[in-house]
A computed fold for a 487-nucleotide part of an RNA from uncultured Magnetococcus sp., annotated as small-subunit ribosomal RNA, 5' domain. The RNAcentral record of the full RNA draws on ENA, Greengenes and SILVA.
Context: one part of a larger RNA
RNA sequence: GAACGAACGCUGGCGGCACGCUUAACACAUGCAAGUCGAACGGCAGCGGCACCUUCGGGUGGCCGGCGAGUGGCGAACGGGUGAGUAACACGUGGAUACCUGUCUUAAUGUGUGGGACAACAGUUGGAAACGGCUGCUAAUACCACAUAAUCCCUACGGGGGAAAGGCUUCGGUCGCAUUUAGAGGGGUCCGCGUUGGAUUAGCUAGUUGGUGGGGUAAAGGCCUACCAAGGCGACGAUCCAUAGCUGGUCUUAGAGGAUGAUCAGCCACACUGGGACUGAGACACGGCCCAGACUCCUACGGGAGGCAGCAGUGGGGAAUAUUGCGCAAUGGGGGCAACCCUGACGCAGCGAUGCCGCGUGAGUGACGAAGGCCUUCGGGUUGUAAAGCUCUUUCAGUAGGGACGAUAGUGACGGUACCUACAGAAGAAGCUCCGGCUAACUCCGUGCCAGCAGCCGCGGUAAUACGGAGGGGGCGAGCGUUGUUC
Numbered sequence: 001g002a003a004c005g006a007a008c009g010c011u012g013g014c015g016g017c018a019c020g021c022u023u024a025a026c027a028c029a030u031g032c033a034a035g036u037c038g039a040a041c042g043g044c045a046g047c048g049g050c051a052c053c054u055u056c057g058g059g060u061g062g063c064c065g066g067c068g069a070g071u072g073g074c075g076a077a078c079g080g081g082u083g084a085g086u087a088a089c090a091c092g093u094g095g096a097u098a099c100c101u102g103u104c105u106u107a108a109u110g111u112g113u114g115g116g117a118c119a120a121c122a123g124u125u126g127g128a129a130a131c132g133g134c135u136g137c138u139a140a141u142a143c144c145a146c147a148u149a150a151u152c153c154c155u156a157c158g159g160g161g162g163a164a165a166g167g168c169u170u171c172g173g174u175c176g177c178a179u180u181u182a183g184a185g186g187g188g189u190c191c192g193c194g195u196u197g198g199a200u201u202a203g204c205u206a207g208u209u210g211g212u213g214g215g216g217u218a219a220a221g222g223c224c225u226a227c228c229a230a231g232g233c234g235a236c237g238a239u240c241c242a243u244a245g246c247u248g249g250u251c252u253u254a255g256a257g258g259a260u261g262a263u264c265a266g267c268c269a270c271a272c273u274g275g276g277a278c279u280g281a282g283a284c285a286c287g288g289c290c291c292a293g294a295c296u297c298c299u300a301c302g303g304g305a306g307g308c309a310g311c312a313g314u315g316g317g318g319a320a321u322a323u324u325g326c327g328c329a330a331u332g333g334g335g336g337c338a339a340c341c342c343u344g345a346c347g348c349a350g351c352g353a354u355g356c357c358g359c360g361u362g363a364g365u366g367a368c369g370a371a372g373g374c375c376u377u378c379g380g381g382u383u384g385u386a387a388a389g390c391u392c393u394u395u396c397a398g399u400a401g402g403g404a405c406g407a408u409a410g411u412g413a414c415g416g417u418a419c420c421u422a423c424a425g426a427a428g429a430a431g432c433u434c435c436g437g438c439u440a441a442c443u444c445c446g447u448g449c450c451a452g453c454a455g456c457c458g459c460g461g462u463a464a465u466a467c468g469g470a471g472g473g474g475g476c477g478a479g480c481g482u483u484g485u486u487c
Base pairs, nucleotide, nucleotide: 001487002486003485004484006483007482008481009480010479013359014358015357016356017355018354019352020351021317026315027314028313030312031311032310035074036073037072040071041070043067044066047065048064049063050061051060052059053058081270082269083268091194092193093192094191095190096189097188099187100186101185104183105182107180108179109178110177111176112146113145114144115143121136122135123134124133125132126131152161153160154159166175167174168173196242197241198240203233204232205231208230209229210228211227212226213225214224215223245267246266247265248264249260250259251258252257272293273292274291275290276289295306296305297304298303323349325348326347327346331345332343333342334341335340362392363391364390365389372383373382374381375380396428398423399422400421401420402419406414431476432475433474434473435472436457437456438455442471443470444469445468446467452459453458
């Protein structure tokens, strides 16, 4: 000098664009953050119709619009958060293949015949609750069996195995379902190279290293297991310890390098702590399940409930970091034929000079160089064209009127916002720091090695340009200075 997710002190007019718990991966009240489909199904609690009955109180009927709860499908593995762990094929880069892939695209073939259940519901019953038990009834795109098999799978090449579901319809179709082919996109696995410090860590290793048989997986493999062999790694640093998410990038620098990994983007890991599997195309699953643990809450003491490292918000920690806001209008995502529903992703608004950028706080004229202040050699000098005065202007802010783009038909949270026009009046808008040398900027008073200053050198003990105040001056300016950190 440059930089910062900064903080602190003094000060503070406006706007745009960004950014905002770096600390306790500490604990969390409350609300919301993942639903949707009646065009899969049986039904019908509530709402609105309609029809019938009525003692005029009401009752009955899924008949219609629809639809709570339930069965079923898809989604919930995305999106969002955090950086604890991890020195590792985690990441980066370049290769490899023994593999998988819902939805989508491409192509081919099929979609035949039957069956038995279980929720809901009804009855009954246990429990304080959470939540159940028993009996009976029922539908399906739920479940099962048979048939068929172009392709597919297994094979000792003889043969063997294996599928489906219907819904809506204006009857034209359309959305599906099953098996397979190729693809796109996504993922799994393996390998070369790169990837912090410590030798005051020198030896480490028993599924350890390799083989055979078997198992397991979507898949190669000690991944697992039985047996056999005795190997494998290491000063080119094994093992151990410490530290750390990695990268694109970011900061600095002439570059090489050094430092760093907030925001944004890619990958990884984690979801109260530890372990486990289930479902599924995909998880060993943040707002799923089971077990154990710590903690919190409810309880009728028998037993139950919970997990903000989602968005807000609270306590706590801290030098320090925001609203329990609006909207699905846009973009994107899930479901649905659609209408549409959901979406704290996202779009916006709020708060904060946290940063960057832009603008303003007026312009011209004005000497008697006014008054006042300060200094003075008492002559004067300086503040200083500065002020006043005179002549103008109106950016920004303010008031009033108009008023968007973002939205291809409809639909705008932002928002009566941006922007435009008119009006009034210099009107509402300047500070901070420094002035001994480095280093731009000097005098007076006070103080008297005191009080104090200080980045280094050093100032202060009676004439202090170095302390404190004043006048003056220098620098930067809605900021300025200090502290911290990096180059």
Its Rfam family is "Bacterial small subunit ribosomal RNA".
Model confidence (mean pLDDT): 90 of 100.
The organism belongs to Magnetococcus, within Bacteria.